[in-house]
This record gives sequence, structure tokens and C1' cells, in this order.
RNA sequence: GCUGUCGAGGAGCGUUGCGACGACCGCAAGGUCGCCAGGCUCGGCACCCGGCGUAAGCAGUAACGGCGCUCACUCACG
Repeated sequence: GCUGUCGAGGAGCGUUGCGACGACCGCAAGGUCGCCAGGCUCGGCACCCGGCGUAAGCAGUAACGGCGCUCACUCACG
């Protein structure tokens, strides 16, 4: 670092619909309909790949998530 998995990032309601996914059509490109706002980031574990090293310890725990609304938590003001 890839892949998979688990956890965390306070909790909901409404809405739009890009990607992914599903169904159908099509030789194909792609189209239509459906579903759809944790698909992102951080951390643990496993596997694989690469680099440095022979090697343990300490410290830290964040920033974000279309639009509208509600609640919770914290701070300030009245």
C1' cells in the first nucleotide's frame, strides 16, 4: 500500500438522484425502470505485495458527509 472484515465518527424525518447494484431491451455502444446521500475518513484484525531496518517504547484520536427540518450534546449572549 491492495483486498476482505470489524469498530468508530451523537440521533432522526422529508426530499432530489450521480456512481454502484437489480430487472428489462440491445450484436455492441448504450437506453428505460427500480433502489439509492457513510460510496468518505480514522482505527483494530487477517491475507498479499513493496521499502527500510534488526527494534522496542512513548504520545496523539481528527477532519468531513447534497438540500430542508427536528432532537441531543457543548459554549456564548439575552
This is a predicted structure of a 78-nucleotide RNA (SAH (S-adenosyl-L-homocysteine) riboswitch aptamer) from a Gammaproteobacteria bacterium. Its Rfam family is "SAH (S-adenosyl-L-homocysteine) riboswitch aptamer". Rfam links the family to the GO terms regulation of gene expression and S-adenosylhomocysteine metabolic process. Taxonomically the source falls in Gammaproteobacteria (Bacteria, Pseudomonadati, Pseudomonadota). Of the family's consensus pairs, 100% are formed in the model.